[in-house]
RNA sequence: CUCUUAUCCAGAGAGACGGAGGGACCGGCCCUGCGAUGUCUCGACAACCAGUCAACGAAAGUUGAAUAUGGUGCCAAAUCCGACAGAUAUAUUUUCUGGGAGAUGAGAG
Numbered sequence: 001c002u003c004u005u006a007u008c009c010a011g012a013g014a015g016a017c018g019g020a021g022g023g024a025c026c027g028g029c030c031c032u033g034c035g036a037u038g039u040c041u042c043g044a045c046a047a048c049c050a051g052u053c054a055a056c057g058a059a060a061g062u063u064g065a066a067u068a069u070g071g072u073g074c075c076a077a078a079u080c081c082g083a084c085a086g087a088u089a090u091a092u093u094u095u096c097u098g099g100g101a102g103a104u105g106a107g108a109g
Stems, first nucleotide, its partner, number of pairs: 001109008013042005021031003026082003043075001045073001048071003052065005079101001084098004
C1' cells in the first nucleotide's frame, strides 16, 4: 500500500514546549493569540486483540462473564453536518434508509 471482516448518535484533560493555523478531501458550519494543529509528560476513557474465569467441544475453537495485566486506540462538536442513490414531506428545503469515502481493531497478501 491492497484485500477481508467488525465497529463508528456512548465515554474521557491537565501541565510543559512551541507560535498559526486546524477540524482527511470538496461545500457548509465550527474551533483557534483567553494560544489552535503538533511534540512530550502525567492522567483519564473505552474494551477491539491477547491474557483470566465459566459452559460446550476429541481438538481446533465457539459463546458468555468479570477485569484492566499486556498490545493497540481514543480524550471539541454523531465520523461536526452534507456530498451519491432511493423513499418521504414540502416549496427550496425536512425526515428516513442504503451506499460511497474515512477512522480504528483483528486477520491476510
This is a predicted structure of a 109-nucleotide RNA (SAM riboswitch aptamer (S box leader)) from an Anaerolineales bacterium. Its mean pLDDT, the model's own confidence on a scale to 100, is 83. The organism belongs to Anaerolineales, within Bacteria. Of the family's consensus pairs, 91% are formed in the model.